[in-house]
RNA sequence: GAACUUAUAUGUGACUGGCGAAGCAUGGGGAUCCAUGAGGAAGCAUAUAAGUUGGAGCCGUACGCCUGGGCAGAGGUA
Repeated sequence: GAACUUAUAUGUGACUGGCGAAGCAUGGGGAUCCAUGAGGAAGCAUAUAAGUUGGAGCCGUACGCCUGGGCAGAGGUA
């Protein structure tokens, strides 16, 4: 010096489902999807500052159950 971690600011932003005497709403589909509106949101990039090590992965409308995704990380393939 770089990498990595944390915090702040700016920009961007995947994913935001179904059901339940009850706290997303409306409409349409028919299985867990689509559209609109409101509200969330990890991550990515840049800048600044700080930093001992290890562990637990993170993200969506109170809670519970279920389903399906995204991101970070390790390895591999094309």
The RNA shown here (ZMP/ZTP riboswitch aptamer (pfl RNA motif)) has 78 nucleotides and comes from Paenibacillus nasutitermitis. The prediction has a mean pLDDT of 75. RNAcentral records the identical sequence in 2 taxa. It matches the Rfam family "ZMP/ZTP riboswitch aptamer (pfl RNA motif)". Rfam 15.1 lists 3,295 matches to the family in 2,545 species. The literature on the family includes a 2015 paper in Mol Cell by Kim et al., "An ancient riboswitch class in bacteria regulates purine biosynthesis and one-carbon metabolism".